[in-house]
Molecule: Glycine riboswitch aptamer
Organism: uncultured Dysosmobacter sp.
RNA sequence: GCUCUGGAGAAGCCCGGCGGCCCCGGGUACCGAAGGUGCAAGGCGGAAAACCGCUGAAUCUCUCAGGUAAAAGGACAGAGC
Numbered sequence: 001g002c003u004c005u006g007g008a009g010a011a012g013c014c015c016g017g018c019g020g021c022c023c024c025g026g027g028u029a030c031c032g033a034a035g036g037u038g039c040a041a042g043g044c045g046g047a048a049a050a051c052c053g054c055u056g057a058a059u060c061u062c063u064c065a066g067g068u069a070a071a072a073g074g075a076c077a078g079a080g081c
Base pairs, nucleotide, nucleotide: 001081002080003079004078005077006076011028013027014026015025016024017023029068030067031066035064036062038060042055043054044053045052046051
């Protein structure tokens, strides 16, 4: 990397378009486990020192993106190749 299996959270909210569904646009609330943002120790550099700059992980943080019935997606885990 490929295949199979498992895999959470949060309004099936409100308004408008349409006769209705699907869908589209807008609004409010909410969720974190695609992706993305931020950084602790440590490392490197500068400085006499205080300290400063760079670098630097996550399931933490933010909620930009995404999502809030099912389906799809899905971090991660297991098995096989």